[in-house]
RNA sequence: CCUCGACAAAGGCAAACCAGUCGCGAGGCUGGGACGCAAAGCCAUGGGCCAACUUAGCGAAAGUGAGGGGGUUCGCUAGGGUGGUCGCCAGGCUGCCGAA
Numbered sequence: 001c002c003u004c005g006a007c008a009a010a011g012g013c014a015a016a017c018c019a020g021u022c023g024c025g026a027g028g029c030u031g032g033g034a035c036g037c038a039a040a041g042c043c044a045u046g047g048g049c050c051a052a053c054u055u056a057g058c059g060a061a062a063g064u065g066a067g068g069g070g071g072u073u074c075g076c077u078a079g080g081g082u083g084g085u086c087g088c089c090a091g092g093c094u095g096c097c098g099a100a
Base pairs, nucleotide, nucleotide: 004098005097012037013036017032018031019030020029021028022027035087041093042092043091045090046089047088048085049084050083051082053080054079055078056077057076058075059074060073061072
């Protein structure tokens, strides 16, 4: 120095949840709080997941005297661009400590 990561030392971060706040939403930020984390430090580049919007198909509902079409609303599936997540994985950059 590289790999590696100990019931080591010094320190660090902070899930769920709660309050406030920003956002259409996913979610972000601040404070409280700790499930965990050796990169749980940073970067949305690839994949995954999530969101609102939108296109197409299918289904349902209300509506109608009845049936069909169209339209409306809701749901599901597929696509699109946009956005979110690095505490999902990969990749890139940087970094504390030192037992085996």
c-di-GMP-I riboswitch aptamer from a bacterium, 100 nucleotides, folded computationally. Rfam family: c-di-GMP-I riboswitch aptamer. From the family's description: GEMM was predicted in a large-scale screen for bacterial structured RNA regulatory elements. Genes associated with GEMM are involved in a diverse array of functions, including chemotaxis regulation, signal transduction, secretion and chitin. Rfam links the family to the GO term cyclic-di-GMP binding. Its mean pLDDT, the model's own confidence on a scale to 100, is 85.